[in-house]
RNA sequence: AUCGGUCGCGGGACGUUUCGUCCCGAGGAAAGUCCGGGCUCCUAAAGGGUAGGGCGCUGGGUAAUACCCAGGGGGAGUGAUCCCACGGAAAGUGCAGCAGAAAGUAUACCGCCCCUUUCAGGGGUAAGGGUGAAAUGGUGAGGUAAGAGCUCACCGCCUGAAAUGGCGACAUUUCAGAGGCCGGUAAACCCCGCCAGGAGCAAGGCCGAAUAGACAGGCAUAAAGUGACCCGCUUCAGCCUCAUGGGUAGGCCGCAUAAGACAGAUGACCGUUUAAACAGAACCCGGCUUA
RNA sequence: GGGGCCGUAGUCUAGCCUGGAUAAGGCACCAGCCUCCGGAGUUGGGUAUCCCCGGUUCAAAUCCGGGCGGUCCCGCCA
Numbered sequence: 001a002u003c004g005g006u007c008g009c010g011g012g013a014c015g016u017u018u019c020g021u022c023c024c025g026a027g028g029a030a031a032g033u034c035c036g037g038g039c040u041c042c043u044a045a046a047g048g049g050u051a052g053g054g055c056g057c058u059g060g061g062u063a064a065u066a067c068c069c070a071g072g073g074g075g076a077g078u079g080a081u082c083c084c085a086c087g088g089a090a091a092g093u094g095c096a097g098c099a100g101a102a103a104g105u106a107u108a109c110c111g112c113c114c115c116u117u118u119c120a121g122g123g124g125u126a127a128g129g130g131u132g133a134a135a136u137g138g139u140g141a142g143g144u145a146a147g148a149g150c151u152c153a154c155c156g157c158c159u160g161a162a163a164u165g166g167c168g169a170c171a172u173u174u175c176a177g178a179g180g181c182c183g184g185u186a187a188a189c190c191c192c193g194c195c196a197g198g199a200g201c202a203a204g205g206c207c208g209a210a211u212a213g214a215c216a217g218g219c220a221u222a223a224a225g226u227g228a229c230c231c232g233c234u235u236c237a238g239c240c241u242c243a244u245g246g247g248u249a250g251g252c253c254g255c256a257u258a259a260g261a262c263a264g265a266u267g268a269c270c271g272u273u274u275a276a277a278c279a280g281a282a283c284c285c286g287g288c289u290u291a
Numbered sequence: 292g293g294g295g296c297c298g299u300a301g302u303c304u305a306g307c308c309u310g311g312a313u314a315a316g317g318c319a320c321c322a323g324c325c326u327c328c329g330g331a332g333u334u335g336g337g338u339a340u341c342c343c344c345g346g347u348u349c350a351a352a353u354c355c356g357g358g359c360g361g362u363c364c365c366g367c368c369a
Stems, first nucleotide, its partner, number of pairs: 001273001003271005009025007027278001031289002034287005039200004047231004053195004057071005072086001073084004087191002092189002094185002109129002111125006137155006156181001158177008204253004214244001216241004223235004246368003292365007301318004311349001320336005342358005
């Protein structure tokens, strides 16, 4: 924990009302409080802006979402299948310790080639070695002193345009381009697009009790409020703050589709069958996450 | 119930925002010197799963997500 029995606790209905009968009485997470709403106040129309914050492929669902469904793209795997915090690094700035010759409009340590005044020095070279997480695309040919996109062909990548398919993300094909190729990091600053006022049921409303209806601070054309700030707005001559001190620790509503409170019930024992765990409502819903 | 902050040697703090490989300092502790012994003084030394798990990154105490633990605040009247 299941089922049966006995007793009890909270709530509801009914009755012959201090008793009785009948019915209902924790979860998939009631948890974390991570999102999204309802509801309430600030408060007046939550109206404009700034800062800060959040979200980030496409389409749809929904009250709404960071959720769900379907799709696109990427990744892992032989495969079935699974996973993805998935805008921008060709706007700008920053960062990359150690090692290594050189770490970002890069670089000559070894090697290779040429020259010289030859135990060495100067120049050329990124094809080979070595360092690193990362070293400027691949194959072949030409070329050269040796080499190198240095040149060319093909392949790959990038940019732009067009066509076709798709609502779209995107995919496929064709043409052109120019430097021969532009690296990583945005869960770094940042840029772009979109979203949202803040606080929260101890919100907030009503009744009652008690106390020192205290004191302090602020305010005269400005002040206070708008719970980050500015504008705007609202209020008003005794008003605001609620720091300090004092009093109180009560009730009702908010508050639930038959669980539901005075923040307080949901249990105990016996038998039975079991692998029996994680765990217990507190304004209410929809998700996520964790156990 | 709702909200804020914190977790780094035995203890108290720094470092975290702005990532860089030995994680810094005080007190305490241990050992040596000094002293008859102890204290004080002085010299040296050890002590860290940066609460745990996962992710981003070449690299995490630091950034991001999820747990665990601790601590503080919030009633009404006026």
Notes
Two RNAs folded together computationally: RNase P RNA and transfer RNA, 369 nucleotides in total. It holds a member of the Rfam family "Bacterial RNase P class A". Its family is annotated with ribonuclease P activity, tRNA processing and dimeric ribonuclease P complex in the Gene Ontology.